[in-house]
């Protein structure tokens, strides 16, 4: 320098252009003598950034920035 993947909650992941959600951690509470496992409940997101096209963007188009892999 060129290609290709990827960047969405603390994590690891989902999402036909139309409710942002799952599991696991965290917290509270229930169960128990206790703890764990088990139940119910709760927090936590400017979807890396900026624009653009749409009635409507995480999803599509440009552009940067950042991680991996090939290539040179």
């Nucleotide at each position: 320098g060129g290609c290709a993947g990827g960047g969405u909650a603390a994590a690891g992941c989902a999402a036909u252009g139309g409710c942002g959600g799952c599991u696991u951690a965290c917290g509270u509470g229930g169960c128990u003598c206790a703890u764990a496992a088990c139940c119910a409940c709760g927090g936590u997101g400017u979807u890396g950034g900026a624009g653009g096209u749409u009635c409507g963007a995480a999803u599509c188009c440009u552009c940067c920035c950042c991680c991996u892999g090939c290539c040179c």

Predicted 3D model of a 72-nucleotide RNA (transfer RNA) from Treponema sp. Rfam family: tRNA. Its family is annotated with triplet codon-amino acid adaptor activity in the Gene Ontology. Model confidence (mean pLDDT): 82 of 100.